[in-house]
RNA sequence: AGACCAGUAGUGCAAAGGCAAGAGCGGCGGUUUCCAAAUCCGCAAAUGGGGGUUCAAGUCCCUCCUGGUCUG
Numbered sequence: 001a002g003a004c005c006a007g008u009a010g011u012g013c014a015a016a017g018g019c020a021a022g023a024g025c026g027g028c029g030g031u032u033u034c035c036a037a038a039u040c041c042g043c044a045a046a047u048g049g050g051g052g053u054u055c056a057a058g059u060c061c062c063u064c065c066u067g068g069u070c071u072g
Base pairs, nucleotide, nucleotide: 001071002070003069004068005067006066007065010025011024013022018055027043028042029041030040048064049063050062051061052060
């Protein structure tokens, strides 16, 4: 320099263009216990930035940024 892949809660991941963006672990509150752990119930928390297409974008297009793999 070129090619490809990825970027979504604190973290590892889901999500045929039509949801209120969801679940595991973690966090917080409650339940329970002599105390704690475990269990169970509940709560908070997210689409990398900017443009475009569309009635509607996490999803499609362009560009930038970040990380990874490959080629030279």